A computed fold for a 73-nucleotide RNA from Anaerovibrio sp., annotated as transfer RNA. It was read from a public genome assembly. Its mean pLDDT, the model's own confidence on a scale to 100, is 81. The source organism's lineage runs through Bacteria, Bacillota, Selenomonadales, Selenomonadaceae and Anaerovibrio. Its Rfam family is "tRNA". Rfam describes the family as follows. Transfer RNA (tRNA) molecules are approximately 80 nucleotides in length.

């Protein structure tokens, strides 16, 4: 320098054929318990890596950039 994969909540990740942004863990509150641990119920938390484009509508499609992993040289 060229090819490919990945980037979504604090962490690990899902999100299908473009239309509701989600799960588990963590965290907060309440309850159970004398307390801890544990369990149960509920809540908060998002620049979907950044920018642009297409579209009525983009995490999803297209282009550029950045980061990371990998292959070739």
């Nucleotide at each position: 320098g060229g090819g490919g994969g990945c980037g979504u909540a604090g962490c690990u990740c899902a999100g299908c054929u473009g239309g509701g942004a989600g799960a588990g863990c963590a965290u907060c509150u309440g309850c159970c318990u004398g307390g801890c641990a544990g369990g149960c119920a509920g809540g908060g938390g998002g620049u979907c890596a950044g920018g642009g484009g297409u579209u009525c509508a983009a995490g999803u499609c297209c282009c550029c950039u950045c980061g990371u992993c990998u292959c070739c040289a």